[in-house]
RNA sequence: CCACGACAACGGCAAACCCCGGGCGACCGGGGGACGCAAAGCCACGGGCCCAGCCGCCGUCCACGGACGGCGAGUGCGGGUAGCCGGGCCACCGAA
Numbered sequence: 001c002c003a004c005g006a007c008a009a010c011g012g013c014a015a016a017c018c019c020c021g022g023g024c025g026a027c028c029g030g031g032g033g034a035c036g037c038a039a040a041g042c043c044a045c046g047g048g049c050c051c052a053g054c055c056g057c058c059g060u061c062c063a064c065g066g067a068c069g070g071c072g073a074g075u076g077c078g079g080g081u082a083g084c085c086g087g088g089c090c091a092c093c094g095a096a
Base pairs, nucleotide, nucleotide: 004094005093012037013036017032018031019030020029021028022027035083041089042088043087045086046085047084048081049080050079051078053077054076055072056071057070058069059068060067061066
């Protein structure tokens, strides 16, 4: 240095849940809180899962411009998840 990862050291992050805020939503940010994590640091590139804003279908109303409601996550657009997996980038420590 490359792998690897200890009941080591110094430290770090923070699930569920609650409060506040943002979003149509999945979910996100902040505070509290710790189930866990050796990349639970960063990136939606591939796969998975999720979201009904656009869209598609149906219904109701209509001043015929459209409005509202319901359904659909699939082979569309768009979005979320990096704590689902793979991949990429970067990084602390040093027993075996």